This is a predicted structure of a 74-nucleotide RNA (transfer RNA) from Omnitrophica bacterium RIFCSPLOWO2_01_FULL_45_10b. The organism belongs to Candidatus Omnitrophota, within Bacteria. Rfam family: tRNA. Its family is annotated with triplet codon-amino acid adaptor activity in the Gene Ontology.
RNA sequence: GGGCGCGUAGCUCAGUUGGUUAGAGCACACGCUUCACAUGCGUGGGGUCACAGGUUCGAGUCCUGUCGCGCCCA
Numbered sequence: 001g002g003g004c005g006c007g008u009a010g011c012u013c014a015g016u017u018g019g020u021u022a023g024a025g026c027a028c029a030c031g032c033u034u035c036a037c038a039u040g041c042g043u044g045g046g047g048u049c050a051c052a053g054g055u056u057c058g059a060g061u062c063c064u065g066u067c068g069c070g071c072c073c074a
Base pairs, nucleotide, nucleotide: 001073002072003071004070005069006068007067010026011025012024013023019057028044029043030042031041032040050066051065052064053063054062
């Protein structure tokens, strides 16, 4: 330098053929339970869907560029 894949909550990830409030588990906060802790149950907070632009009535999803990470080729 070329090719491919990935980037979504603090962490690990899902998100189907573009469509009706962006989700799950763990973690965190609070409540219940306990003498207390743990466990368990419930509730809640937390998101520039890497960044920018484009297509579309509508984009996490499609297209282009950039950045980061990984793999392969040279």